Transfer RNA from a Candidatus Daviesbacteria bacterium, 72 nucleotides, folded computationally. Its mean pLDDT, the model's own confidence on a scale to 100, is 81. It matches the Rfam family "tRNA". The family's RNA type in Rfam is transfer RNA. NCBI's taxonomy places the organism under Bacteria, Bacteria candidate phyla, Candidatus Daviesiibacteriota.

[in-house]
C1' cells in the first nucleotide's frame, strides 16, 4: 500500500433516520458529632474533522484524522 473494526458527557459504554441517553464520577442540599453510606436536585456533549443526501442525520453516503487487529 490493502481490508476490517473502534472515535458519542470528566470515565466506561448505550443510541431502528425523527427531543442526544445511562451508570460511575463531579458539584449544591437533606440526614449524622465527623466521615463514609444513604435520599433529593443540579451542571455538564462542535456525537473525531469536513463535505454531501434528507423536511429532518450519532444514524446513511464521500473524503480525511487517529488507535487498535489481520494481510502483503
Nucleotide at each position: 500500500g490493502c481490508g476490517g473494526g473502534a472515535g458519542u458527557a470528566a470515565c466506561u459504554c448505550a443510541g431502528u433516520g425523527g427531543u442526544a441517553g445511562a451508570g460511575u464520577g463531579u458539584c449544591u442540599c437533606g440526614u449524622u458529632g465527623c466521615c463514609a453510606a444513604c435520599g433529593a436536585g443540579a451542571a455538564u456533549g462542535u456525537c473525531g474533522c469536513g463535505g454531501g443526501u434528507u423536511c429532518a442525520a450519532g444514524u446513511c453516503c464521500c473524503g480525511u484524522c487517529u488507535c487498535c487487529c489481520g494481510c502483503u